[in-house]
RNA sequence: GCCACUUUAGCUCAGCAGGUAGAGCGCACGUCUGAAACACGUGAGGUGAUCGGUUCGACACCGAUAGGUGGCA
Repeated sequence: GCCACUUUAGCUCAGCAGGUAGAGCGCACGUCUGAAACACGUGAGGUGAUCGGUUCGACACCGAUAGGUGGCA
C1' cells in the first nucleotide's frame, strides 16, 4: 500500500426480508439474615463508531471517514 471481516448497555454477545432494541454477568435498591454470602424480586444504564444518502420509516440498505482483527505484498 491492497483485500476481507468487524464496531449494539460498564463487560461478553444476541436480534430483525427495514416498523422504533434485548439477554447473561456486573451495578443500585428491596426481601431474606444477628450480620453477610447465596437465592429471589425490582430498577437504572444505549446519539446502535462518526458523518452523509435512500426510504413514510434505518441498528439493518448505499457511500465516505475513524478504530479494531486477520490475510497479501
Annotation:
Transfer RNA from an Anaerolineae bacterium, 73 nucleotides, folded computationally. NCBI's taxonomy places the organism under Bacteria, Bacillati, Chloroflexota, Anaerolineae. The prediction has a mean pLDDT of 83.